Predicted 3D model of a 331-nucleotide part of an RNA (large-subunit ribosomal RNA, domain IV) from Parapedobacter deserti.
Its Rfam family is "Bacterial large subunit ribosomal RNA".

[in-house]
Context: one part of a larger RNA
């Protein structure tokens, strides 16, 4: 020096992103315990107080009552909760990145849309056939919400799905008006050769008859998804209950609000501190909250984050010392 332990005067978080690590606290009896609260709980809340040995009466005994001894210390060694207060997420028990993340993530009990009449919807499979089920709308399958309490507001123009069948559009098909190719044959013409061309064959194919879908009509937001500007006005002043006007399918209700969501921003005001970007209560100018892509609460719970306190400590002021093991040196 490094690694694991011990121990430390005063002081006691002054360390540091942060009490990270150490220290404390610990068993058993007794006594006591508040806010809140879904009346179960919070609670082992917090604080306090005994605990040994001897002899004695009691008592079956465990033990309890006396009287007395001993030490710094009696749960005499080891093993054994630190505690409060306040917010934020998550209701809670659970699940999770085998090996950098254990959580505000998933799960969940509740709530709702939505699909299935049973050979059922889904799904696996080419099929046969199997899962759902030896189940049957209090089942079963997607999606989305996430206990519990108060709620859960407008918008269907867009996109998605249900419903509709009058009209437009229209596919394969069916249909063949025509039109082209060939030429028996005719007609020119001495011939070569060229004109017209039936019928058959082939090629093409007009018009018209064609289904769902889309075009339309309508429903439907706990479906995807959305929820405005400008301008003026009250007898101080500001400020607008009030009026105007433009756009919109509709203009954001009720609650929360510098928030895990506030740029400006360390917003102002209160509290905490001798000092406080953090935190805690307000304000509301919400750059860019907001109602099952849930809104507000909310007891209990939490190796969850985040301020504060008390104890407590070598974390620190500032270091020092022993022990053990390595390095080191020397052999």
């Nucleotide at each position: 020096u490094c690694a694991u332990g011990g121990c430390u005067a005063a002081g006691g978080a002054a360390c540091u992103c942060g009490g990270c690590a150490a220290a404390a606290u610990g068993g058993c009896c007794c006594u006591g315990u508040a806010a809140c609260u879904u009346c179960g709980g919070g609670a082992g809340a917090a604080g306090g107080g005994g605990c040994g040995c001897u002899c004695c009466g009691c008592g079956c005994a465990a033990g309890c009552g006396g009287a007395g001894c001993c030490g710094c210390a009696g749960u005499g060694a080891a093993a054994a909760g630190g505690c409060c207060c306040a917010g934020g997420c998550g209701a809670c028990u659970g699940u999770u990145u085998a090996a950098c993340a254990a959580a505000a993530a998933c799960a969940c009990a509740u709530g709702g849309c939505u699909u299935u009449g049973c050979g059922a919807a889904a799904u696996c499979g080419a099929g046969a056939g199997a899962u759902g089920a030896a189940g049957u709308a209090u089942a079963a399958g997607g999606c989305c919400u996430g206990a519990c309490a108060c709620c859960u507001g407008c918008c269907c123009g867009g996109u998605g799905c249900c419903g509709g069948a009058a009209g437009g559009u229209u596919a394969a098909g069916g249909g063949g008006g025509g039109a082209u190719g060939u030429u028996a044959g005719u007609c020119a013409g001495c011939a070569a050769u060229g004109g017209c061309g039936a019928a058959g064959c082939a090629u093409u194919g007009a018009a018209c008859c064609g289904a769902a879908g889309c075009c339309c009509c309508g429903g439907u937001a706990a479906a995807c998804g959305g929820c405005g500007g400008c301008c003026g006005u009250a007898a101080c002043u500001a400020u607008a209950a009030c009026g105007g006007u433009c756009c919109u399918a509709a203009g954001g209700u009720a609650g929360c609000g510098a928030a895990a969501u506030u740029c400006c921003u360390u917003g102002u005001c209160g509290g905490g501190u001798a000092a406080g970007u953090u935190c805690c209560g307000a304000c509301c100018u919400g750059c860019a909250c907001g109602a099952a892509u849930g809104g507000u609460g909310u007891a209990a719970c939490g190796a969850u984050c985040u301020g504060g306190g008390c104890g407590c400590u070598g974390u620190c002021u500032c270091a020092g010392c022993c022990a053990u093991g390595a390095g080191c040196u020397c052999g």

The prediction has a mean pLDDT of 88.